RNA sequence: AUGCUAGAUAAAGCGCCAGGACUUAAAAAUUGCAUAUUUUUAAGUUGACGAGGAACAGGGUUUAUCGAAUAUCGGCGGAUGCCCUGCGGUGUGUUUACCACCGAAAAGGUUUUACAAAACAUAUAAGCGAUUAUAUGUACAAAAAAAACCGGGUAAACUG
Numbered sequence: 001a002u003g004c005u006a007g008a009u010a011a012a013g014c015g016c017c018a019g020g021a022c023u024u025a026a027a028a029a030u031u032g033c034a035u036a037u038u039u040u041u042a043a044g045u046u047g048a049c050g051a052g053g054a055a056c057a058g059g060g061u062u063u064a065u066c067g068a069a070u071a072u073c074g075g076c077g078g079a080u081g082c083c084c085u086g087c088g089g090u091g092u093g094u095u096u097a098c099c100a101c102c103g104a105a106a107a108g109g110u111u112u113u114a115c116a117a118a119a120c121a122u123a124u125a126a127g128c129g130a131u132u133a134u135a136u137g138u139a140c141a142a143a144a145a146a147a148a149c150c151g152g153g154u155a156a157a158c159u160g
Base pairs, nucleotide, nucleotide: 014077015076016075017074019073020046021045022044023043024042025041026040027039028038029037030036049067050066051065056086057085058084059083060082061081087103088102089101090100091099093158094157095156096155097154098153108150109149110148111147112146120137121136122135123134124133125132126131
């Protein structure tokens, strides 16, 4: 940024725009034949490319994972992150307390292994333009995940 009420739809690199940048128009100024530059006003444009991520309950919190890119500025809101508590799981056959790591697929570690979109190039359409949408071609990641292997508390009591 008009406000209030009710309803519907939409999503997490998600949504929005008042700063910035850019475009157009008008006016003014400077320079000048012009061109060009600056300022003001108005109207617009832009403002994160995918992979991954919840999932027992409640509360809290904000710069919440990974890489790509001819780089994604800034601000606001949100968000599967993180923290605390409770409950639960694993850590010995059972129980209790504490501790560690986790969350119902419920320790952790090691090794192996895989994949993307934008970008880019060409083209079409819309627009005075900034720009927007789409199609074709063409590549290139990391974290994760998966598989295999390794693999783990303290104290007491009970049972075999």
Overview: GlmS glucosamine-6-phosphate activated ribozyme aptamer from Tepidibacter thalassicus DSM 15285, 160 nucleotides, folded computationally. NCBI's taxonomy places the organism under Bacteria, Bacillati, Peptostreptococcaceae, Tepidibacter, Tepidibacter thalassicus. The RNAcentral record of the sequence draws on Rfam. Its mean pLDDT, the model's own confidence on a scale to 100, is 79. Rfam family: glmS glucosamine-6-phosphate activated ribozyme aptamer. From the family's description: This entry contains a glucosamine-6-phosphate activated ribozyme that is found in the mRNA for GlmS. GlmS is an enzyme that uses fructose-6-phosphate and glutamine to generate glucosamine-6-phosphate.